[in-house]
RNA sequence: ACCUUAUCGAGAGUGGUGGAGGGAACGGCCCUGUGAAGCCCGGCAACCUGCGCAAAAGCAAGGUGCCAAAUCCGGCGGUAUACGCAAGAUGAGGC
Numbered sequence: 001a002c003c004u005u006a007u008c009g010a011g012a013g014u015g016g017u018g019g020a021g022g023g024a025a026c027g028g029c030c031c032u033g034u035g036a037a038g039c040c041c042g043g044c045a046a047c048c049u050g051c052g053c054a055a056a057a058g059c060a061a062g063g064u065g066c067c068a069a070a071u072c073c074g075g076c077g078g079u080a081u082a083c084g085c086a087a088g089a090u091g092a093g094g095c
Base pairs, nucleotide, nucleotide: 002094003093004092005091006090007089008088013041015040016039017038021031022030023029026074027073028072042067043066044065047063048062049060050059051058071087075085076084077083
């Protein structure tokens, strides 16, 4: 990189540092010197993991992940706000 699969309308700082960008790409629309990204600390969640069990529930938080807005909105099918698909993100497997 690719394949499979689960989840994606919940949750998370009035901190330090840093100094101009950020929200995947494109188009919107937003956030941002009343301080962006990054880094540190802090936190959320609970996929893997550990404990537990017949199986669960439950507990913990070691490995990831995440901490503006529905995955911020959008594309295709569909009468449609349902639902399905596509694109994307994250986990766990596989190759």
Molecule: SAM riboswitch aptamer (S box leader)